[in-house]
RNA sequence: GCCGAAAUAGCUCAAAUGGGAGAGCAUUAGACUGAAAAUCUAAAGGUUUCUGGUUCGAAUCCAGAUUACGGCA
Numbered sequence: 001g002c003c004g005a006a007a008u009a010g011c012u013c014a015a016a017u018g019g020g021a022g023a024g025c026a027u028u029a030g031a032c033u034g035a036a037a038a039u040c041u042a043a044a045g046g047u048u049u050c051u052g053g054u055u056c057g058a059a060u061c062c063a064g065a066u067u068a069c070g071g072c073a
Base pairs, nucleotide, nucleotide: 001072002071003070004069006067007066010025011024012023013022019056027043028042029041030040031039049065050064051063052062053061
C1' cells in the first nucleotide's frame, strides 16, 4: 500500500428480509438464613464508535472517517 471482517449495557454476546434494543454474568434492593453463601423475585444500567445520506421509519441500507484485528505484498 491492497483486501477482508469487526465496533451494541461495566464484561461476553444476540437482534430473519428495515418497524417493540435484548440475554447471561456483574451491580443494587427484597425474600430466605442466627449470620453468610447458594437459590428465588424485582430494579437500575444504552447518543447501537463518529459524521453525513436514503427512507414514513435505520443497530440493520449507502458514502466517508476513527480505532483495534486478520491476510497479501
Notes: The RNA shown here (transfer RNA) has 73 nucleotides and comes from Anoplophora glabripennis. RNAcentral holds the sequence, with entries from Ensembl Metazoa. The organism belongs to Anoplophora, within Eukaryota. Rfam family: tRNA. Rfam describes the family as follows. Transfer RNA (tRNA) molecules are approximately 80 nucleotides in length. Gene Ontology term of the family: triplet codon-amino acid adaptor activity. By type it is a transfer RNA. The prediction has a mean pLDDT of 82.